[in-house]
RNA sequence: GCGGACGGCCGGAUGGCCGCGGGGGCAACCCCGAGGAAAGUCCGGACUCCGGGGAGGAAUGGCGGCGGGUAACACCCGCCCGGGGCAACCCGCGGGAAAGCGCCACAGAGAAGAGACCGCCGGGCGGCCUCGGCCCCCGGCAAGGGUGAAACGGUGGGGUAAGAGCCCACCGCGUCGGCGGUAACGUCGGCGGCACGGCAAGCCCCGCCAGGAGCAAGGCCGAAUAGGGAUCGCGCGGAGGCCACGGCCUCCAGGCUUCCUCCCAGCCGAGCGAUCCGGGUUGGCCGCAUGAGCCUCGCCGCGAGGCGAGGCCGAGAGGAAUGGCCAUCGGCGGGCCGGCAAGGCCCGUUACAGAAUCCGGCUUACAGGCCGUCCGCGCGC
Repeated sequence: GCGGACGGCCGGAUGGCCGCGGGGGCAACCCCGAGGAAAGUCCGGACUCCGGGGAGGAAUGGCGGCGGGUAACACCCGCCCGGGGCAACCCGCGGGAAAGCGCCACAGAGAAGAGACCGCCGGGCGGCCUCGGCCCCCGGCAAGGGUGAAACGGUGGGGUAAGAGCCCACCGCGUCGGCGGUAACGUCGGCGGCACGGCAAGCCCCGCCAGGAGCAAGGCCGAAUAGGGAUCGCGCGGAGGCCACGGCCUCCAGGCUUCCUCCCAGCCGAGCGAUCCGGGUUGGCCGCAUGAGCCUCGCCGCGAGGCGAGGCCGAGAGGAAUGGCCAUCGGCGGGCCGGCAAGGCCCGUUACAGAAUCCGGCUUACAGGCCGUCCGCGCGC
């Protein structure tokens, strides 16, 4: 210098005028006011209400190499295995296919405990013959060819009529053991002649995790009605006991309390009348922004991250504010002047988008620009 890999950041600045939402102030006025994704609402939580508590289970859904981080996760970090790349690095919905069922298009002879299309080999006193061979029949075989995404271990050697794990070596696979590693796994050695094709994002099996609904949650204020509750009076399942005659206690039925079962605990166990409490329509207020918060520094950790110290407060609407115009300075693109330089002038353009209870992630969108680390090749010293 050229080409490439990875990570991070910014995403207009200043001033004036006119406005908008929130807070403070008697007032003048002052202070604060979108994002890296506020988005998709796809995961995980906080919080709130419902289910009386506990244990087990069913169903359904999700997750899936190993270790770690975290409040938690389908996220993140480190590592392992497989694949790609010369490399930096990237990709993997990465448990189980010798528990079972199912499926494997087209092509092909054959697609799972298979098969003989072309072939290879032996035999027949077979037939033909140009003596090379060809055809027919019987038998052996699966090496080579061909089909396919995939053909029932691969390569090499021995062996054989030709062949074949038929035999041997290595590789693969399985199994046993040693060593290293927390582990996934790696490595070494022995044994087994090969039994075991692929798909689990088809059913299924194994392990683990999940109760439901959501800020229109939920709470407070709020006229009347209905439903609801309490007290009192009359009255009130069965048996027994006590009594101050008002009632009370125990046991037994029965019923209710998460989808089911069990245990514990609790409640109900007629109705009628009176009095009192109470009620909640989208109106108002709260929930609602001090929080798994942000910044800086130190320590620990390869890292995700953790701990400690100091500092800071940074929107709060609710049919929903955060905007518009102008000027100057920027960025980018184009044109002109200038010498193709320095520089100047003019025009255009300046994205994606936009809070709605909050937080951690993932994914997707984005004009333009900046920074850092690393790899390969070439050149110079």
Notes
Model confidence (mean pLDDT): 77 of 100. The RNA shown here (Bacterial RNase P class A) has 381 nucleotides and comes from a Pseudomonadota bacterium. It is recorded under the gene name rnpB. The model forms 96% of the base pairs in the Rfam consensus.